[in-house]
Context: one part of a larger RNA
RNA sequence: UGACGGGGACCCGCACAAGCGGUGGAGCAUGUGGUUUAAUUCGAUGCAACGCGAAGAACCUUACCUGGUCUUGACAUCCUGGGAACCCUGAAGAGAUUUAGGGGUGCCGCAAGGAGCCCAGAGACAGGUGCUGCAUGGCUGUCGUCAGCUCGUGUCGUGAGAUGUUGGGUUAAGUCCCGCAACGAGCGCAACCCUUGUCCUUAGUUGUCAUCAUUAAGUUGGGCACUCUAAGGAGACCGCCGGUGACAAACCGGAGGAAGGUGGGGAUGACGUCAAGUCAUCAUGGCCUUUAUGACCAGGGCUACACACGUGCUACAAUGGUAGAUACAGAGGGAAGCCAACUCGCGAGAGGGAGCCAAUCCCAGAAAAUCUAUCGUAGUCCGGAUUGGAGUCUGCAACUCGACUCCAUGAAGUCGGAAUCGCUAGUAAUCGCAGAUCAGCAUUGCUGCGGUGAAUACGUUCCCGGGUCUUGUACA
Numbered sequence: 001u002g003a004c005g006g007g008g009a010c011c012c013g014c015a016c017a018a019g020c021g022g023u024g025g026a027g028c029a030u031g032u033g034g035u036u037u038a039a040u041u042c043g044a045u046g047c048a049a050c051g052c053g054a055a056g057a058a059c060c061u062u063a064c065c066u067g068g069u070c071u072u073g074a075c076a077u078c079c080u081g082g083g084a085a086c087c088c089u090g091a092a093g094a095g096a097u098u099u100a101g102g103g104g105u106g107c108c109g110c111a112a113g114g115a116g117c118c119c120a121g122a123g124a125c126a127g128g129u130g131c132u133g134c135a136u137g138g139c140u141g142u143c144g145u146c147a148g149c150u151c152g153u154g155u156c157g158u159g160a161g162a163u164g165u166u167g168g169g170u171u172a173a174g175u176c177c178c179g180c181a182a183c184g185a186g187c188g189c190a191a192c193c194c195u196u197g198u199c200c201u202u203a204g205u206u207g208u209c210a211u212c213a214u215u216a217a218g219u220u221g222g223g224c225a226c227u228c229u230a231a232g233g234a235g236a237c238c239g240c241c242g243g244u245g246a247c248a249a250a251c252c253g254g255a256g257g258a259a260g261g262u263g264g265g266g267a268u269g270a271c272g273u274c275a276a277g278u279c280a281u282c283a284u285g286g287c288c289u290u291u292a293u294g295a296c297c298a299g300g301g302c303u304a305c306a307c308a309c310g311u312g313c314u315a316c317a318a319u320g321g322u323a324g325a326u327a328c329a330g331a332g333g334g335a336a337g338c339c340a341a342c343u344c345g346c347g348a349g350a351g352g353g354a355g356c357c358a359a360u361c362c363c364a365g366a367a368a369a370u371c372u373a374u375c376g377u378a379g380u381c382c383g384g385a386u387u388g389g390a391g392u393c394u395g396c397a398a399c400u401c402g403a404c405u406c407c408a409u410g411a412a413g414u415c416g417g418a419a420u421c422g423c424u425a426g427u428a429a430u431c432g433c434a435g436a437u438c439a440g441c442a443u444u445g446c447u448g449c450g451g452u453g454a455a456u457a458c459g460u461u462c463c464c465g466g467g468u469c470u471u472g473u474a475c476a
Base pairs, nucleotide, nucleotide: 001476002475003473004472005471007470008469009468010467011466012465013464015460016459019423020422021421022420023419026314027313028312029311030310031309032308033307034305035304042053043052064300065299066298067297068296069295070294073125077124078123079121080120081119082118083117086103087102088101089100090099091098092097107114108113127289128288130287131286132285136283137282138278139277140276141274143272148187149186150185151184152183153182154163155162156161167178168177169176193266194265195264196263198234199233200232201231202230203229204228207224208223209222212221213220237260240254241253242252243251244250316416320375321374322373323372324371325370332363333362334361337356338355342351343350344349382413387408388407389406390405391404392403393402429452430451431450432449433448434447435446
């Protein structure tokens, strides 16, 4: 100087407390461990691995296994020889591949030849998702959006170092003020950026409709007031008033205001820590491999199942289930696409063909909510697992191993031990909608979007994590 303390002081955080809803019990989905297996490819492992890489394993993917094949190779550059490229057909085979035949003669150039592509050959070489993340780059997680981490000059100290950065206040903040052997500065904080909340200006189609006409309908004429869209501005600064304070910084209350003290949300992550993670995104040193640890193919596996754990979904019901009626979003996507009307089918869906390269058309019916009826506390008109049968769609192909529909079946489950998680407001809870990936496949994952919409916070003694000062130390 740090680190540590079941030392001290002060402060903060859904850290506790006060509340609301869960997990842990059930069934299922998914990931992991374990076990099994020819293989169940690999990685991730306290917080910070376990719905994680994977924004989509039937084949492909695929790296794994079994079997069948190749050896200058599936891919790159160079050399030699030949041929246009390319297209079609037959045979063997699971296919990779092997083999037979036919068509075809292009472009530049007068020609020689050349460019591109294909075949054969020789060797330099290719190849490796093989090992090492404890050789590395890059990227990422984490402490932590915590308020810290440092430097120059000066001063003090023999020196390591100290000072500044400590102290008194204050703040979300090393934020600011005052003091002070310090005076300044840098990386962080804040602001600048995006979005949302109010107003104004400009613009008025595909948007919109107050007045006028018209219609089944903003449908059309008309208008651009309003909504909206999208570009530019205004607006919030403790600016104003009162109080407290040290005449400071600031804090408390009030006015005005759409918004008040960082208005809400996002992006943004200092010096560093964990030899944290990743050699399987990529790049890369070294090592290993080279008729195989490389490459191609078919089938299988990654989907196994006594069990254990994590994360979720659905429930156990009446604030509910069922049937009927009926209202209101936002944000997205669409050409190998989204697919309307209409017809058929109980339905998944099929036929059909209008419109739309989209403020125009389509996906698209929002669902909880509301109204009416019924069920009457029951393993039920709760719950839907499982199983049987019949189908639909995608796709060469749904057996291993897809999703969905209909009929039948109707399991566990009556609110969950010890323990444990999230959340402070348009939040929790609850309800649906969309998108990426994608032929198909998410009812449950992920990322967004809106609808309805709470309770509680006395307080900081205690648990956990963190910050500052101080103290002790057989630690570095």

Model confidence (mean pLDDT): 82 of 100. Predicted 3D model of a 476-nucleotide part of an RNA (small-subunit ribosomal RNA, 3' major domain) from a metagenome. Its Rfam family is "Bacterial small subunit ribosomal RNA". Gene Ontology terms of the family: structural constituent of ribosome and ribosome.